[in-house]
RNA sequence: UAUUAGAAAAGCCAAACUAUCUGUGAGGAUAGGACGGAAAGCCACGGGUCUUCCAUAUGAAGAUAGCCGGGUUGCCUCA
Numbered sequence: 001u002a003u004u005a006g007a008a009a010a011g012c013c014a015a016a017c018u019a020u021c022u023g024u025g026a027g028g029a030u031a032g033g034a035c036g037g038a039a040a041g042c043c044a045c046g047g048g049u050c051u052u053c054c055a056u057a058u059g060a061a062g063a064u065a066g067c068c069g070g071g072u073u074g075c076c077u078c079a
Base pairs, nucleotide, nucleotide: 005077006076012037013036017032018031019030020029021028022027035066041072042071043070045069046068047067048064049063050062051061052060053059
């Protein structure tokens, strides 16, 4: 230095819920709030789940990264 790992320390993110705004909707944003998280940083590539259009349907468009897998970037270092 790299990989694996996560004992310690410095920190980080933020579920449900509430308020406001926004979207046909799933949902999203901001503020409060913490269930939790070693990538709960980012990416819709594959699968799953959800929404809309609607019957050509074996379809199209979208959401979900805190559903799983994958890709990629990063802090620290006891063993």
This is a predicted structure of a 79-nucleotide RNA (c-di-GMP-I riboswitch aptamer) from Nitratifractor sp. Its Rfam family is "c-di-GMP-I riboswitch aptamer". About the family: GEMM was predicted in a large-scale screen for bacterial structured RNA regulatory elements. Taxonomically the source falls in Nitratifractor (Bacteria, Campylobacterota, Epsilonproteobacteria, Sulfurovaceae).